[in-house]
This record gives sequence, structure tokens and C1' cells, in this order.
RNA sequence: GGUGUCGUGGUGUGGUUGGUCUAGCACGUCAGUUUCACACGCUGAAGAUCUCCGGUUCAAAUCCGGACGACGCCA
Repeated sequence: GGUGUCGUGGUGUGGUUGGUCUAGCACGUCAGUUUCACACGCUGAAGAUCUCCGGUUCAAAUCCGGACGACGCCA
């Protein structure tokens, strides 16, 4: 330099042939409950507008272009 894949809450991850996932699930965090107490269990809550910019569309996390980043391959 070329090319491919990927980029979603603190962490991991589902959601791909765009149309209400109210952006779900697990772990973690916080509160309550339980216990003498802790842990486990149970209940509830907070937390991401889906890397950024632009475009297409009535509508985009989900398609297109560019940028940035991570990893792999080729040179």
C1' cells in the first nucleotide's frame, strides 16, 4: 500500500435479507426481601438512541459512501 471481517449499556452477546425487539439476554452494580450475619435465591431499579459523519427511504442498529479503531490475509 491492497483486501476481508468486526465496532451495540461496566463486561460478553442475540437482533442481517430495513417496519413496534418499547434495543432482548447473561454477568456485574444499586435497592428491597430473606438471614444473627454473609452468601445463595426471589423482586425491582439504574445503565447503550447501537464508533463517528454523510447519503438512500415514509421509516435504518440493520442498506450505500467516507473517516477512525481492532483483528486477520496479501504485498
Record summary:
The prediction has a mean pLDDT of 82. Predicted 3D model of a 75-nucleotide RNA (transfer RNA) from Triticum urartu. It matches the Rfam family "tRNA". The family's RNA type in Rfam is transfer RNA.